The RNA shown here (transfer RNA) has 74 nucleotides and comes from an uncultured Clostridia bacterium. Its Rfam family is "tRNA". Rfam links the family to the GO term triplet codon-amino acid adaptor activity. Rfam classes the family as a transfer RNA. It was read from a public genome assembly.
RNA sequence: CCGCUCUUAGCUCAGCUGGAUAGAGUAUCAGAUUCCGAUUCUGAGGGUCACAGGUUCGAAUCCUGCAGAGCGGG
Repeated sequence: CCGCUCUUAGCUCAGCUGGAUAGAGUAUCAGAUUCCGAUUCUGAGGGUCACAGGUUCGAAUCCUGCAGAGCGGG
């Protein structure tokens, strides 16, 4: 320098044939259970879907740019 892949909740990830309120596990908090804890169960909060634009009635998803990380080639 060229090519490919990834970026979504504090963390690990799903969702990528465009469709309506964006999810799971774990962590945190509250409640139940317990003599008190642990475990278990229930619930809650937590997201500008890295960032900036574009296409579309509608974008996490498609396109362009950009940033970071990884892999390969020269």